[in-house]
Molecule: transfer RNA
Organism: Fimbriimonas sp.
RNA sequence: GCGGCCGUAGCUCAGUGGAUAGAGCGCUUCCCUCCGGAGGAAGAGGUCGUGGGUUCGAGUCCCACCGGCCGUGCCA
Numbered sequence: 001g002c003g004g005c006c007g008u009a010g011c012u013c014a015g016u017g018g019a020u021a022g023a024g025c026g027c028u029u030c031c032c033u034c035c036g037g038a039g040g041a042a043g044a045g046g047u048c049g050u051g052g053g054u055u056c057g058a059g060u061c062c063c064a065c066c067g068g069c070c071g072u073g074c075c076a
Stems, first nucleotide, its partner, number of pairs: 001072007010025004018056001027043005049065005
């Protein structure tokens, strides 16, 4: 350089066109406890990598770019 896969909450991931994007763990507050842990209740947390396009409608489809992983070449 070329090809493939991936990028969604702090972490690991789901969501493969239909309206308001979710789960587990973690975090915060409260209950419980002498304190903590465990347990119970509530809550916060998202430019869905960036930009553009298609569509009535995009996390989802298309293009370019950025980043990561895997495979494979050329030159020296």